[in-house]
A computed fold for a 105-nucleotide RNA from uncultured Nitrospira sp., annotated as Guanidine-I riboswitch aptamer.
RNA sequence: CAAAGGGGAAACUAGGGUUCCGGCUCCUUUUACUGGGAGUGUCUGGUCCGAGAGUUUCCGGUCUCGCAUAACGAGACUCCACGGAGGGAUAAAAGCCCGGGAGAU
Numbered sequence: 001c002a003a004a005g006g007g008g009a010a011a012c013u014a015g016g017g018u019u020c021c022g023g024c025u026c027c028u029u030u031u032a033c034u035g036g037g038a039g040u041g042u043c044u045g046g047u048c049c050g051a052g053a054g055u056u057u058c059c060g061g062u063c064u065c066g067c068a069u070a071a072c073g074a075g076a077c078u079c080c081a082c083g084g085a086g087g088g089a090u091a092a093a094a095g096c097c098c099g100g101g102a103g104a105u
Base pairs, nucleotide, nucleotide: 007059008058009057010056011055012054015049016048020046021045022043023040024039025038026037027036028035060078061077062076063075064074065073066072080100082103086098087097088096
């Protein structure tokens, strides 16, 4: 200096914040946390977001075999993967998206 190689979807998890629900605090109101308002994620929660380099499943792909052209079925394979800063979306944040990017090797 150059090259390298990775299909799609869903569910879930690590993780993530704070629109909504709940919790907590304050103010106000009430017979009464009964009603209303403000704040708080430095609230373990429910909803929510959520992985290329996490898990599982399904679809897809390749190869082989089944009289084997088509269709169908069975089996095997579908590997590996260090990584910022910055920016973007949403209410907000993130292992989300830019991005298997820059860089490293």

The sequence was found by an Rfam model in a public genome assembly. Rfam family: Guanidine-I riboswitch aptamer. From the family's description: This family represents a conserved RNA structure found upstream of the ykkC and yxkD genes in Bacillus subtilis and related genes in other bacteria. The function of this family is unclear although it has been suggested that it may function to switch on efflux pumps and detoxification systems in response to harmful environmental molecules. Its family is annotated with regulation of gene expression in the Gene Ontology. Its mean pLDDT, the model's own confidence on a scale to 100, is 81.